[in-house]
This is a predicted structure of a 348-nucleotide part of an RNA (small-subunit ribosomal RNA, central domain) from an uncultured bacterium. Rfam family: Bacterial small subunit ribosomal RNA. Rfam links the family to the GO terms structural constituent of ribosome and ribosome. The full RNA is in RNAcentral, with records from ENA, Greengenes and SILVA.
Context: one part of a larger RNA
RNA sequence: CUGGGCGUAAAGGGCGCGUAGGCGGCAAUGCAAGUCGCAUGUGAAAGACCAGGGCUCAACCCUGGGAGGUCAUGCGAAACUGUAUGGCUUGAGUGCAGUAGAGGUAAGCGGAAUUCCUGGUGUAGCGGUAAAAUGCGUAGAGAUCAGGAGGAACACCGGUGGCGAAGGCGGCUUACUGGGCUGCAACUGACGCUGAGGCGCGAAAGCGUGGGGAGCAAACAGGAUUAGAUACCCUGGUAGUCCACGCGGUAAACGAUGAUUACUAGGUGUGGGUAUCGCAGGAUAUCCGUGCCGGAGCAAACGCAAUAAGUAAUCCGCCUGGGGAGUACGGCCGCAAGGUUGAAACUC
Numbered sequence: 001c002u003g004g005g006c007g008u009a010a011a012g013g014g015c016g017c018g019u020a021g022g023c024g025g026c027a028a029u030g031c032a033a034g035u036c037g038c039a040u041g042u043g044a045a046a047g048a049c050c051a052g053g054g055c056u057c058a059a060c061c062c063u064g065g066g067a068g069g070u071c072a073u074g075c076g077a078a079a080c081u082g083u084a085u086g087g088c089u090u091g092a093g094u095g096c097a098g099u100a101g102a103g104g105u106a107a108g109c110g111g112a113a114u115u116c117c118u119g120g121u122g123u124a125g126c127g128g129u130a131a132a133a134u135g136c137g138u139a140g141a142g143a144u145c146a147g148g149a150g151g152a153a154c155a156c157c158g159g160u161g162g163c164g165a166a167g168g169c170g171g172c173u174u175a176c177u178g179g180g181c182u183g184c185a186a187c188u189g190a191c192g193c194u195g196a197g198g199c200g201c202g203a204a205a206g207c208g209u210g211g212g213g214a215g216c217a218a219a220c221a222g223g224a225u226u227a228g229a230u231a232c233c234c235u236g237g238u239a240g241u242c243c244a245c246g247c248g249g250u251a252a253a254c255g256a257u258g259a260u261u262a263c264u265a266g267g268u269g270u271g272g273g274u275a276u277c278g279c280a281g282g283a284u285a286u287c288c289g290u291g292c293c294g295g296a297g298c299a300a301a302c303g304c305a306a307u308a309a310g311u312a313a314u315c316c317g318c319c320u321g322g323g324g325a326g327u328a329c330g331g332c333c334g335c336a337a338g339g340u341u342g343a344a345a346c347u348c
Base pairs, nucleotide, nucleotide: 003320004319005318006317007302008301012316014201015200016199017198021194022193023192025088026087028085029084030083031082033081034080035077036076037075038074039073040072041071042069049065050064051063052062053061054060091191092188093187094186095184096183097182098181099180103177104176105175106174107173108172109171110154115149116148117147118146119145120144121143125136126135162169163168206247207246208245209244210243211242215241216240220236221235222234223233258315259314260313261312262311263310266293267292268291269290270289271288272287273286274285275284276283277282297304298303321348322347323346330341331340332339333338
């Protein structure tokens, strides 16, 4: 080096862009590096293998033979790989015409509700629970009406509906902006796939500076419960939750299922296009997405089954008994919290 694996047993990187590298469509011609053939040289002896022989056998020893290299040089072959040249259009991209969408960023606007403030009406309760109490209220609460303030979130529509690479995205309007899908087949002509490092994005909590603060609510306080109750329940309540800028870089970051391509029965919903038929309801065909059921096949089973966990190919990541341990040490990163890389002794 060679093995077997990664939905749930150990194992898919959180996601993207992309460097090196690996891999790569159709046909033609040249070259001959890989590849293949032949020749020559070399590949010491011993050992190993085969044949024969010597010690009474064997071990041991002797003789002969063959084999053995990613080897060197020369000559040759040209299918495949490579390389060079010119070419092709189906992969990829561009263009043109359409199209759906909570995709992103910023600004503005809106109504419902909670809370608070002011005023009116009004009087003894309110609140809360299994029951209570703490709490609020005659200094007028709760209820109700009117006005005002402020913050956060957007009921219905709403849907195994849509969009996004993932995280994620939901009131309305405007501006800027990314991607997708469909149709046409005008243009480029393999420009492709993957991607170690690298760079970027990355829920929540957390951190820094400044703002904001309605509701909710770690911590905290009180009331209950209880043997106790540093909880579950109740009354309060500060960080935080919100905004701007910066940091952090984790997750059951999950489909616990890497990306790309091709192929392999069907049935039935649903979202977005296109074409044909039809007066229409609609039907048929086709492309892209998203669900359910199911055959072959796969699978330890569960199940998966054209959105594969089937059949193949390329590239990357990862696993190799449990504990010790995602710990220690060291490195790198971070303001810190910590993150990342990641053992061993020992033990079963």